[in-house]
RNA sequence: GCGAUCGUAGUCUAGCCUGGUAGGACUUUGCCCCCCAAGGCAAAAACCCUGGUUCAAAUCCCGGCGAUUGCA
Numbered sequence: 001g002c003g004a005u006c007g008u009a010g011u012c013u014a015g016c017c018u019g020g021u022a023g024g025a026c027u028u029u030g031c032c033c034c035c036c037a038a039g040g041c042a043a044a045a046a047c048c049c050u051g052g053u054u055c056a057a058a059u060c061c062c063g064g065c066g067a068u069u070g071c072a
Stems, first nucleotide, its partner, number of pairs: 001071007010026004020055001027044006048064002051061002
């Protein structure tokens, strides 16, 4: 330099193809229960950035940034 895959809470991950309330687990906080642990309930926390299309974008499109990887 050319190509492929990927980017979603503090961590891991589903959803993307086929646009329509961002889901699950861990974590943290509060409450209940409780000798403790375990358990139950509730809450907090996310779509890499910019632009476009659309009534509506995590999802589709342009550009950019970053990670992994193949070739040179």